[in-house]
Molecule: transfer RNA
Organism: uncultured Candidatus Saccharibacteria bacterium
């Protein structure tokens, strides 16, 4: 230095044909249950969707720079 993939809740990861209210397991808390715990079972908090700028009435989605992480060529 080229291309190609990824980056969304603390952890893993859907959503990536533009408008559905940004979700699913975990996991943290709060209650139930239990002699206490775990496990069930209810409910709640937690996201400026990597930055940044475009385009558009409207962008996690579409373009474009960047900024980290892989993988291949050189």
């Nucleotide at each position: 230095g080229c291309g190609c993939c990824c980056g969304u809740a603390g952890c893993u990861c859907a959503g990536c044909g533009g408008a559905u209210u940004a979700g699913a397991g975990u996991g943290u808390c709060u209650g139930g249950c239990u002699u206490c715990g775990a496990a069930c079972c209810a409910g709640a908090a937690g996201g400026u969707c990597g930055c940044a700028g475009g385009u558009u009435c409207g962008a996690a989605u579409c373009c474009u720079g960047c900024c980290g992480g892989g993988c291949g060529c050189a």